Molecule: transfer RNA
Organism: uncultured Clostridia bacterium
């Protein structure tokens, strides 16, 4: 340099056949339980869905460009 996969919560990821209020586990915080802690139970906070533009009534999802990470080839 070319091709290709990926980028979603603090971390690991699902969702990507366009339409639901954007989700799960772990972690954090609060409450219950317990003499206390751990474990267990309940709840809450936390997101420009990498960035920009476009298509569409409607975009995490489709198209283009850019940025970043990985892989293959040269």
């Nucleotide at each position: 340099g070319u091709u290709u996969u990926c980028g979603u919560a603090g971390c690991u990821c699902a969702g990507c056949u366009g339409g639901a209020u954007a989700g799960a586990g772990c972690g954090u915080c609060c409450c219950c339980c317990u003499c206390c802690u751990a474990a267990g139970g309940g709840g809450a906070a936390g997101g420009u869905c990498g960035c920009g533009c476009g298509u569409u009534c409607a975009a995490a999802u489709c198209g283009c460009g850019c940025c970043g990470a990985g892989a293959a080839c040269g």